Overview: This is a predicted structure of an 86-nucleotide RNA (c-di-GMP-I riboswitch aptamer) from Dethiosulfatibacter aminovorans DSM 17477. The coordinates come from a structure-prediction model, not an experiment, and the mean pLDDT is 75. Taxonomically the source falls in Dethiosulfatibacter aminovorans (Bacteria, Bacillati, Bacillota, Dethiosulfatibacter).
[in-house]
RNA sequence: AUAUUUUAAGGGCAAACCUGCUGAAAAGCAGGGACGCAAAGUUUGGAGUCUAAGGUAUUGAUUACUAGGACCGUUCAACUGCUAUG
Numbered sequence: 001a002u003a004u005u006u007u008a009a010g011g012g013c014a015a016a017c018c019u020g021c022u023g024a025a026a027a028g029c030a031g032g033g034a035c036g037c038a039a040a041g042u043u044u045g046g047a048g049u050c051u052a053a054g055g056u057a058u059u060g061a062u063u064a065c066u067a068g069g070a071c072c073g074u075u076c077a078a079c080u081g082c083u084a085u086g
Base pairs, nucleotide, nucleotide: 002086003085004084012037013036017032018031019030020029021028022027035073041079042078043077045076046075047074048071049070050069054066055065056064057063
C1' cells in the first nucleotide's frame, strides 16, 4: 500500500421497553436498559419511510392533498477509521 471480516483482546455504539422533559404529531433529549451492529463513524447528497400544526380544497360533522417538521438501526453514494490475518 492492498484484500478479507473467520477467531481472539482492548474498547465503541445502543433496538424494544420504563421514567422525566420538549413537541400539534412524527419524533427528539436525559437517565435506566441490552435486541443487535466491523462502520449502528461523518456528510444528509439521491431514493425511500413517518407525521400533517399551518396552508389549499371541501363539508353538517368531516375528509383529501401538501414539509418548510422528522427518521436515516431502510437503501445507494462520498469521505474517514480500530484490531487480527493474508